Transfer RNA from Actinomadura violacea, 74 nucleotides, folded computationally.
NCBI's taxonomy places the organism under Bacteria, Actinomycetota, Actinomycetes, Streptosporangiales, Actinomadura.
It was read from a public genome assembly.
[in-house]
């Protein structure tokens, strides 16, 4: 080469079932609250969903292919 499974903001994971607005804890930025910190509490950044094609009005989800990671045979 074979076979399972994973890959999704910085970091862990969700979401695929059944195609229909890309969430959730941390963490970071600001504001509010405290004498201050921390805890609380409000708001914001921050995503080419691994890479390329296909299919559909419409893909993170389907199909093809690669490409890395974890496993399993030998």
């Nucleotide at each position: 080469a074979g076979c399972g499974g994973g890959a999704u903001g910085g970091g862990g994971c969700a979401g695929u079932u059944c195609g229909g607005u890309a969430g959730c804890c941390c963490g970071c930025c600001g504001g509010g609250g405290c004498u201050a910190c921390a805890c609380c509490u409000c708001g914001g950044a921050g995503g080419u969903c691994g890479c390329a094609g296909g299919u559909u009005c419409a893909a993170a989800u389907c199909c093809u292919g690669c490409u890395c990671c974890c496993g399993c045979c030998a």
Rfam family: tRNA. The family's RNA type in Rfam is transfer RNA. Its mean pLDDT, the model's own confidence on a scale to 100, is 82.